The RNA shown here (transfer RNA) has 72 nucleotides and comes from a bacterium.
It matches the Rfam family "tRNA". By type it is a transfer RNA. Gene Ontology term of the family: triplet codon-amino acid adaptor activity.
The sequence was found in a public genome assembly.
RNA sequence: GGACCCGUAGCUCAGCGGCAGAGCACCGGACUCAUAAUCCGUUGGUUGCAGGUUCGAAUCCUGCCGGGUCCA
Numbered sequence: 001g002g003a004c005c006c007g008u009a010g011c012u013c014a015g016c017g018g019c020a021g022a023g024c025a026c027c028g029g030a031c032u033c034a035u036a037a038u039c040c041g042u043u044g045g046u047u048g049c050a051g052g053u054u055c056g057a058a059u060c061c062u063g064c065c066g067g068g069u070c071c072a
Stems, first nucleotide, its partner, number of pairs: 001071007010024004018055001027041004048064005
C1' cells in the first nucleotide's frame, strides 16, 4: 500500500428496514448471626463520527476515525 471483518449499556454480545435488548456487573430489597451463593426489582444508550437514500436507518450507500486478520 491492497483485500476482508468488526465498532450497539461499565464488560461480553444479540437485533441486519418498523417500540433499542439479553447475560454479567453496579445499586436497592428478600434470605442469613454475618458473608458468600441464590431469588426479586431498579438504574444504565450521541447504536464510532459526518453525510446520503427512505414515510421510517443500529440495519442500506459514501467518506472519515479506531481495532483485527490476510496478502505484498